[in-house]
RNA sequence: GAAGUUGGCCAGACAGUCGCUGCGUACAGGUAAUGCUGUGCGUGGAGGAAAGUCCGGGCUCCAUAGGGCAGGGUGGCGGGUAACACCCGUCCGUUAUAAGCCGUAGGCGAAAGCUCACGGUGAAGGCGAGGAAUAGGGCCACAGAGACGAGUCCUGGCGCGCAAGCGUCAGGGGUGAAACGCGGCAACCUCCACCCGGAGCAACACCAAAUAGGCAAGCACUGACGCGGCCCGUCGAGCUUGCGGGUAGGUGGCUAGAGCCGUGAAGUAAUUCACGGCCCAGAGGAAUGACUGUCAGGGGCGCAAGCCUCCAUACAGAACCCGGCUUACCGGCCGACUUCGAUA
Numbered sequence: 001g002a003a004g005u006u007g008g009c010c011a012g013a014c015a016g017u018c019g020c021u022g023c024g025u026a027c028a029g030g031u032a033a034u035g036c037u038g039u040g041c042g043u044g045g046a047g048g049a050a051a052g053u054c055c056g057g058g059c060u061c062c063a064u065a066g067g068g069c070a071g072g073g074u075g076g077c078g079g080g081u082a083a084c085a086c087c088c089g090u091c092c093g094u095u096a097u098a099a100g101c102c103g104u105a106g107g108c109g110a111a112a113g114c115u116c117a118c119g120g121u122g123a124a125g126g127c128g129a130g131g132a133a134u135a136g137g138g139c140c141a142c143a144g145a146g147a148c149g150a151g152u153c154c155u156g157g158c159g160c161g162c163a164a165g166c167g168u169c170a171g172g173g174g175u176g177a178a179a180c181g182c183g184g185c186a187a188c189c190u191c192c193a194c195c196c197g198g199a200g201c202a203a204c205a206c207c208a209a210a211u212a213g214g215c216a217a218g219c220a221c222u223g224a225c226g227c228g229g230c231c232c233g234u235c236g237a238g239c240u241u242g243c244g245g246g247u248a249g250g251u252g253g254c255u256a257g258a259g260c261c262g263u264g265a266a267g268u269a270a271u272u273c274a275c276g277g278c279c280c281a282g283a284g285g286a287a288u289g290a291c292u293g294u295c296a297g298g299g300g301c302g303c304a305a306g307c308c309u310c311c312a313u314a315c316a317g318a319a320c321c322c323g324g325c326u327u328a329c330c331g332g333c334c335g336a337c338u339u340c341g342a343u344a
């Protein structure tokens, strides 16, 4: 330098004006007080996937002596982790292909040679639910006589038979992914080893109206029944007061965390540890927006200076929180690995 593969990071920038929303603070209003309302100032305000909700955890409530059955999951070996179906390392299997090199039909050429369809070779890389097929069952499309049960398309030998043929042994053709070989498939059941309680923030906890039920006490001495009775008992209705459960509504859960940044150490790595620094959305019918200018970026025109135009950028929008996987994605930056070539 050429070619291929792969990883990480960013994903418009700056300024101004007007808003929305969380927090802090000052002032004013209001209240018995707090909550509250308004204004000003300061400060924070989507993502690498916030997505799919597929896997694993935290947290909450419920259940739970221990063990087993059922059900679900995982599967080379070693390591990482809170955990995993994730990640790292490694082994095995499988699968490519670029440049280059080799061969060569063709083309060009007087020749040397050049070019090159195609074929071969060719690394990093990609993929693998990667235990067991001698426990057992099941399956193996089409083709083929036959797909693991049995059986026999052709030829030959031997035995039996009058013969057709039958039995046995050996070889062959064809089909097919695989042809009798301790065949293949366990992502079919199964077996082995190991793991797994259920439901989810609409979890859950607290405060708590109106209305309608419930319970208790009191008042009036009112109604019915006990043959009558201002006594007594039971039931019912009325009024007053209190209590209690639930609902609406409100508050918490809610964001300081398996957190982020930097340095150092251990380790091949995933990752872990130590020290220092930082605080970085928290709404609740649900804020995170709109406009203007400048500069980047895309498109068009032009020899050029430059001009015009578009998007104002791709994919996409948090809702208890993390770790993964998968899917979507305009453009850009920085690496790493491998093969080949040239020069020193």
Base pairs, nucleotide, nucleotide: 001340002339003338004337005336006335007334008333009332010331012295013294014293015292016291017290018289020045021044022043023042024041025040026039027038028037029036047315051326052325054324055323056322057321058320059200060199061198062197071196072195073194074193075192076090077089078088079087080086091130092128093127094126095125100121101120102119103118106115107114108113131191132190136189137188138185139184140183148181153172154171155170156169157168158167159166160165204252205251206250207249214243215242216241217240218239219238223235224234225233226232259278260277261276262275263274264273265272266271297311298309299308300307301306
Overview: A computed fold for a 344-nucleotide RNA, annotated as Bacterial RNase P class A. Its Rfam family is "Bacterial RNase P class A". Rfam classes the family as a ribozyme. The coordinates come from a structure-prediction model, not an experiment, and the mean pLDDT is 77. It was read from a public genome assembly, where an Rfam model found it.